[in-house]
Context: one part of a larger RNA
RNA sequence: CGUAGGAGAUUUGAGGGGGACUAUCCCUAGUACGAGAGGACCGGGAUGGACAUACCUCUGGUGUACCAGUUGUCACGCCAGUGGCACGGCUGGAUAGCCAAGUAUGGUAUAGAUAAGCGCUGAAAGCAUCUAAGCGCGAAGCUAGCCCCGAGAUGAGAUCUCCCACAGGGUAAGCCUGGUAAGACUCCAGAGAGAACAACUGGUAGAUAGGCCGGGUGUGUAAGUGCAGCAAUGCACUGAGCUAACCGGUACUAAUAGGUCGAGGG
Numbered sequence: 001c002g003u004a005g006g007a008g009a010u011u012u013g014a015g016g017g018g019g020a021c022u023a024u025c026c027c028u029a030g031u032a033c034g035a036g037a038g039g040a041c042c043g044g045g046a047u048g049g050a051c052a053u054a055c056c057u058c059u060g061g062u063g064u065a066c067c068a069g070u071u072g073u074c075a076c077g078c079c080a081g082u083g084g085c086a087c088g089g090c091u092g093g094a095u096a097g098c099c100a101a102g103u104a105u106g107g108u109a110u111a112g113a114u115a116a117g118c119g120c121u122g123a124a125a126g127c128a129u130c131u132a133a134g135c136g137c138g139a140a141g142c143u144a145g146c147c148c149c150g151a152g153a154u155g156a157g158a159u160c161u162c163c164c165a166c167a168g169g170g171u172a173a174g175c176c177u178g179g180u181a182a183g184a185c186u187c188c189a190g191a192g193a194g195a196a197c198a199a200c201u202g203g204u205a206g207a208u209a210g211g212c213c214g215g216g217u218g219u220g221u222a223a224g225u226g227c228a229g230c231a232a233u234g235c236a237c238u239g240a241g242c243u244a245a246c247c248g249g250u251a252c253u254a255a256u257a258g259g260u261c262g263a264g265g266g
Stems, first nucleotide, its partner, number of pairs: 001152001005163007015149004021049007033038001051106005059100004066093005071086006110144003117137004164266001166178004183261004187203004208254003211250005218242002224237005
């Protein structure tokens, strides 16, 4: 820009894409077959491999905004307690998120039309013949079936809902200009989204982010005081103190205010 008014939702599915894999074992059955050795079709079941998708409950990895221990040194006047630097100084753990080695799921089945092939009926050619007329069966392949995209499918589809008997100009027009409706954008707070953009959640009629409060999780018994000990240290208050991204609550802070676009009865 188009989809013959302007919008907000929900869809149909032309068409396109993805997927499609495979092994071992068991039963049938040591049966059919075979002198034996060996050893099935058909049918049923179990367990895997690789691959793919999703996810983080479990197992783990990471986790330079969490906790603890600890060395050297400097600083906060000193003690104590802290902080800086030394690869996050080193070490032991670890929430969310992300991740795989973890968890879950998938390939089917089935139907239709067929290939090679196997047939039925059957003449030309009194026989024979799957073929000439006619009719069947038959593949991991084809078309559907499973998943995804999808009306710019210009062949522009469908359904539901919302708005609408404005003003000025113009000879006329499906004309021009302006302010509006439903609605949208800008702008702002963001994260479950993300390179930018977009899409999405919200914008006071509000829990969108921060703060605060409560909880969870992690770390592992803070500081201080008292007691015991000459002291190092230990014990008690004490599963203490601290605790990121997690789960809730709460308008305290910030989403304020404002601006722009947007039909004329089709």